[in-house]
RNA sequence: GGUGGCUAGGGUUCCGGUCCCCGUAACGCGAGGAUGUCUGGUCCGAGAGCUGCCGCCCGGACCCUCAUCAGUCCGGGUGCACGGCGGGACAAAAACCCGGGAGA
Numbered sequence: 001g002g003u004g005g006c007u008a009g010g011g012u013u014c015c016g017g018u019c020c021c022c023g024u025a026a027c028g029c030g031a032g033g034a035u036g037u038c039u040g041g042u043c044c045g046a047g048a049g050c051u052g053c054c055g056c057c058c059g060g061a062c063c064c065u066c067a068u069c070a071g072u073c074c075g076g077g078u079g080c081a082c083g084g085c086g087g088g089a090c091a092a093a094a095a096c097c098c099g100g101g102a103g104a
Stems, first nucleotide, its partner, number of pairs: 001054006009044002014041002016038001017035004022030003055078008080100001082103001086098003
């Protein structure tokens, strides 16, 4: 540096909930509408959250060789990190993307 899983978080396309209404003798069920200031399931989801894998760097061993390179394996490392306004996508929103941006 890349990527998978999860979470904080996010809204409302789908499922469900709730309410209204139509059909039904009625229960039940079905169609339609509203509602995310409905706990939820699907879904989106972190540079500065967690975790795994890969990559890269360092050391060592093995293997080949005259020696090196290459390859395999083992161990270690991969620091620090406050952050608008505004815009963008998907149904929509967001710590997503613009963006380790502007700025500090």